[in-house]
RNAcentral holds the sequence, with entries from MGnify. Bacterial RNase P class A from a soil metagenome, 344 nucleotides, folded computationally. It matches the Rfam family "Bacterial RNase P class A". Gene Ontology terms of the family: dimeric ribonuclease P complex, tRNA processing and ribonuclease P activity. Of the family's consensus pairs, 87% are formed in the model.
């Protein structure tokens, strides 16, 4: 100069003032409390089978309660590199798309071109010219032309043949737990987008602390529908449930307690054990906010950190991003200014 990865971002004391609690003592906003983008704990409803349908993720291995999350590796890809990034099954089931331009865009193809031996015309006897026939090797179009270079071969050419190299292969052999590696043989090459439709794995019931229980007050019910309602996505079979229900007007409660004494996939420390790690495990210590129109707050004093001046005594100012609301594990997003440790 870069790269990754931790940490801290306020502490002390006093006064006044708040909220909770087992009450003269003791606690009180976060790394993100945000975003509501995933996963779940938890609570109510549901749910016989089977089909379809729809949503989600997508190399391998592990880890976890679990997941689109984390670790470790493979591969492609950027970077000098430490590192990064990747919506990473499948184009040999199918269909579909690529404008113009260009001969031609995936069982393609002849603009300009190269050849053109017999035959035919000329001819100065060196050759020229054209047809029929051959090329796709040059060059042009384009984002993108059906493999690259180099040398044989040919009338000219071309994987036609060969060396080298990419790519393809359901094929063989070695490693490895797997994804894949690394040799060989091959035929001489069977594009590009599934973040297009779609196919293939495998995972998926719904709602949500305003879940839900529970006291307590208080009012008023009325009307239409019908061999029905009702749950299994809809529909059909099927089951299995109910004289319940659907729709329309209408009257009462807007209290309180619980859920919620927050023990928890809970948080701190370990120079311990096992594992490259992520994360398990062992031993030790703690109990860290429960509010409810919702509290964690001025003031002041010292300390800490950056600026700025100094007569070197100290002096003034200034501290991000932001507020808990059933909790928990990630992602992402926002963050003044500091420490630290690896590695290039």
């Nucleotide at each position: 100069a870069g790269u990754c990865c931790g940490c801290c971002g306020g502490g002390c004391g006093a006064u006044c003032g708040c909220g909770g609690c087992a009450c003269u003592g003791c606690c009180g906003a976060g790394g993100a409390a945000a975003g509501u983008c995933c996963g779940g704990a938890c609570u109510c409803c549901a749910c016989a089978g089977g089909g379809c349908a729809c949503g989600g993720u997508g190399c391998u291995g592990g880890g976890u309660a679990a997941c689109c999350c984390c670790c470790a590796g493979g591969c492609g890809g950027g970077g000098c590199g430490a590192c990064c990034c990747g919506a990473c099954g499948g184009a040999a089931a199918g269909u579909g798309c690529a404008a113009c331009a260009g001969a031609g865009a995936g069982c393609a193809g002849a603009c300009c071109g190269c050849c053109g031996a017999u035959g035919g015309c000329c001819u100065u006897c060196g050759g020229g010219c054209a047809c029929a026939g051959g090329c796709a090797a040059g060059g042009g179009u384009g984002a993108a032309a059906c493999g690259g270079c180099g040398g044989g071969g040919u009338a000219a050419g071309a994987g036609c043949c060969c060396g080298c190299c990419a790519g393809c292969g359901a094929c063989c052999c070695g490693g490895g737990u797997g994804a894949c590696c690394g040799g060989g043989c091959g035929g001489a090459u069977c594009g590009g987008c599934a973040a297009a439709c779609c196919c293939c794995a495998c995972c998926g019931g719904g709602a949500g602390c305003a879940a839900g229980g529970c006291c307590g007050a208080g009012c008023a019910g009325g009307g239409a529908c019908a061999g029905g309602g009702u749950g299994g996505c809809c529909c059909g079979c099927c089951c299995g449930u109910u004289a319940c229900g659907u729709c329309c007007c209408g009257g009462g409660u807007u209290g309180g307690c619980u859920g919620c004494a927050a023990c928890g996939a809970g948080c701190c420390c370990g120079a311990c054990c096992g594992g490259c790690a992520a994360c398990g495990g062992c031993g030790g210590g703690c109990c860290c906010a429960g509010a409810c129109a919702g509290a964690u707050g001025a003031u002041c004093g010292c300390c800490g950190u950056c600026g700025g001046c100094u007569u070197c005594g100290g002096c003034c100012g200034a501290c991000a991003c932001a507020g808990a609301a059933u909790c928990c594990g990630g992602c992402u997003u926002a963050c003044a200014g500091g420490c630290g440790g690896a590695c290039u």